[in-house]
Molecule: RNase P RNA; transfer RNA
Organism: Candidatus Nomurabacteria bacterium
C1' cells in the first nucleotide's frame, strides 16, 4: 500500500429572532392570562417478536387433563426463547464466522416420478440347479426352485470395506485386517465432552410430520385499574358468576336497614415517571455480570409539545490555485441518514447518508 | 395502545393433509362464422405464488425474519 476479519464512538455546533409543552415564582379572589426562570426525544423512541415490573380477577391457591413455548454444557440475570464462556458439528489459507445442537437402538405415518422392489423387503436383466418340451442331435426353450455379490432406476436400494475361504451359484455364511458405534471400564474435566482399552450384536432418511423425554407457563393487559361506596342483619340446599375444561376450596349474587358521596366521565383527575436509574471511580470475575464509594435528578404530551428562519463555524460534493504529495487556501452547491417518547424496564429484530478511532490476519514493497 | 387476518395471471378466487408442466371464471389477443357487428365456437398467450433466509431428495404449501394491506377492541352486558 492492497485485500480481508472483528470491535468501539458519533448521529453536527453556536448566536439572534419568532413559536410549542411542563415545573416553579410573581401579578390576579379564582380560572384564564401575562411576565420571569429552569427543563424538554433515540440509538434505534420503530417492529410489537420474547421476558419482567405493575394492576385487576381471592392473598392466584392445590390437583388432574389439555394446550403452548423452549431444547448441547456450565454460568449470568428480577426473568427470558436473551447474554457470556466452553463442548460437538460445519465453512475459511488465516484473522475469524455460522450452528432450531434432546430422542429415528419406544411407537405410528410419509418417502412423488422412475424402478422388480421404497424399508415387517423384493427376483426385471444377468448367475446357478432343473421336471419337462422341441430338435437339423450342435443345441434351443423352460414349469418350479436357489441366490441380494453384479447391472439398471432413483435424492435414497437393508446401508460394515478389502482380501481369502466356502458353494451348484452365492451371501458376515465363515476367517483375517480395517472402520462407525449403543454400552462397559480407566484417566482428565463442575459439566457438555475428550483420550485410551474392551465391545454382545446394532445399522436408510424424515421429529421446521405425529409423537416421546425434560423444563417452564393461571388469565387479561395502563384502552390494566382507581376516583363510582362503607358497615350490618337474614338467606347461603340448589343455581349462576368470579376471563377456556374437570375436581377441591373460597368469594360474590338475593332481600332489608344505617351512614356517606355525586359538575359522572372513552374526552376530567390519579395511575405517570426516583428507577432491576444515570455518570464516574474502584474491587472480584476470561466474560456476561455483581459488590462498594462519590456525585446527579434527567420529557410527561392527550390529536398529541420538543419546531421554524437567518448568520457564522463544521461536514460532504464539484471546480480552480498552491504544495514538502501528508495536505492547505479560495469559490460554488447541498441543508443533510434512519426516524418522533405515549405506563416503565431488560433483550431481540429491522432501518440508517456521511465522518472517526482501534485491534487482528494475509500478500507485496522498503529499512 | 392492545389483538387478529390476508397477500397466487390485468381483476375475482381455488390449490396450502409437501411431490401438477401452479388451475378456474371474467377481461384482453388471434382465428373461423356473418353483408357488418354482437352472442356462441376454436386457439394460444399471460405467474420471481409479496420479499429474504432456512428445513427437506423435493416448498405456493413447513419454520424464522421483514414489507404492504385489511379488520376488531375502551365502563357493564
Nucleotide at each position: 500500500u492492497c485485500a480481508g476479519a472483528c470491535c468501539a464512538c458519533a448521529g453536527g455546533g453556536u448566536a439572534a429572532u419568532c413559536g410549542c409543552u411542563g415545573g416553579u415564582g410573581u401579578a390576579g379572589a379564582a380560572a384564564a392570562u401575562a411576565c420571569a426562570u429552569c427543563a424538554g426525544a433515540g440509538g434505534a423512541a420503530a417492529g410489537u417478536c420474547c421476558g419482567g415490573g405493575u394492576a385487576g380477577c381471592a392473598c392466584a391457591g392445590a390437583g388432574c387433563a389439555a394446550c403452548g413455548a423452549c431444547a448441547g454444557u456450565c454460568g449470568c440475570u428480577a426473568a427470558c426463547g436473551g447474554c457470556g464462556a466452553c463442548c460437538g458439528g460445519g465453512g475459511g489459507a488465516a484473522a475469524c464466522c455460522c450452528u432450531a445442537g434432546g430422542g429415528a437402538a419406544a411407537g405410528u405415518g410419509c418417502c412423488a416420478c422412475a424402478g422388480a422392489a421404497a424399508c415387517g423387503a423384493a427376483a426385471c436383466u444377468a448367475c446357478c440347479c432343473a421336471a419337462g418340451u422341441c430338435u437339423u442331435c450342435g443345441g434351443a426353450c423352460g414349469a418350479g426352485g436357489g441366490a441380494a455379490a453384479a447391472g439398471g432406476u432413483g435424492a435414497a436400494a437393508g446401508g460394515a470395506g478389502u482380501g481369502g475361504g466356502g458353494u451348484a451359484a452365492g451371501a458376515g455364511c465363515c476367517c483375517a485386517c480395517a472402520g462407525c458405534g449403543a454400552c462397559g471400564c480407566a484417566c482428565g474435566g463442575u459439566g457438555a465432552c475428550g483420550u485410551g482399552c474392551g465391545g454382545a450384536g446394532g445399522a436408510g432418511g424424515u421429529a421446521a410430520a405425529c409423537c416421546c423425554u425434560g423444563u417452564c407457563g393461571g388469565c387479561u393487559a395502563c384502552a390494566a385499574g382507581g376516583g363510582a361506596g362503607a358497615c350490618u342483619u337474614g338467606a347461603u340446599c340448589a343455581c349462576u358468576g368470579g376471563c377456556g375444561g374437570c375436581u377441591c376450596g373460597u368469594c360474590a349474587g338475593c332481600a332489608g336497614g344505617u351512614c356517606g358521596a355525586u359538575u359522572a366521565a372513552a374526552a376530567c383527575c390519579c395511575g405517570c415517571u426516583a428507577g432491576a436509574u444515570c455518570a464516574u471511580g474502584u474491587u472480584g470475575g476470561c466474560a456476561a455480570c455483581a459488590g462498594c464509594g462519590u456525585g446527579g435528578c434527567u420529557a410527561g404530551a392527550u390529536a398529541g409539545a420538543u419546531g421554524a428562519u437567518u448568520g457564522c463555524c463544521g461536514c460532504g460534493g464539484c471546480g480552480c490555485g498552491c504544495u514538502u504529495u501528508g495536505g492547505c487556501g479560495c469559490g460554488u452547491c447541498g441543508a443533510c441518514a434512519c426516524a418522533g417518547a405515549a405506563c416503565c424496564c431488560g433483550g431481540c429484530u429491522u432501518a440508517c447518508g456521511g465522518c472517526u478511532g482501534g485491534u487482528c490476519u494475509g500478500a507485496c514493497g522498503c529499512c | 395502545g392492545c389483538c387478529c387476518c390476508g397477500a397466487u395471471a390485468g381483476c375475482u378466487c381455488a390449490g396450502c393433509u409437501g411431490g401438477a408442466u401452479a388451475g378456474a371464471g371474467c377481461a384482453g389477443a388471434g382465428g373461423a362464422c356473418u353483408u357488418c357487428u354482437a352472442a356462441g365456437c376454436c386457439u394460444a398467450a399471460g405467474g420471481u405464488c409479496g420479499c429474504a433466509g432456512g428445513u427437506u431428495c423435493a416448498a405456493a404449501u413447513c419454520c424464522u425474519g421483514c414489507u404492504c394491506g385489511g379488520g376488531g377492541u375502551a365502563c357493564c352486558a